Transfer RNA from Caulerpa racemosa, 71 nucleotides, folded computationally. The RNAcentral record of the sequence draws on ENA. The organism belongs to Caulerpa, within Eukaryota. Rfam family: tRNA. The family's RNA type in Rfam is transfer RNA. The prediction has a mean pLDDT of 81.

RNA sequence: GCGUCGGUGGUUUAGUGGUAGAAUGGCACCCUGCCACGGUGCAGACCCGGGUUCGAUUCCCGGCCGACGCA
Numbered sequence: 001g002c003g004u005c006g007g008u009g010g011u012u013u014a015g016u017g018g019u020a021g022a023a024u025g026g027c028a029c030c031c032u033g034c035c036a037c038g039g040u041g042c043a044g045a046c047c048c049g050g051g052u053u054c055g056a057u058u059c060c061c062g063g064c065c066g067a068c069g070c071a
Stems, first nucleotide, its partner, number of pairs: 001070007010024004018054001026042005047063005
């Protein structure tokens, strides 16, 4: 330099053209004599720019970052 794949809460990960879900972690409360375990609730995310579309996290183009392969 070229190609392929990927980028989603703090972390890991699912997902779809129409409100984005889970696990784990965080906070509050309940439970307990205290802690742990357990239960309920709350907050927290679609890498950036442009295009298509009534509507884009999803489709297209470019960029950035990462992994792998080739040179």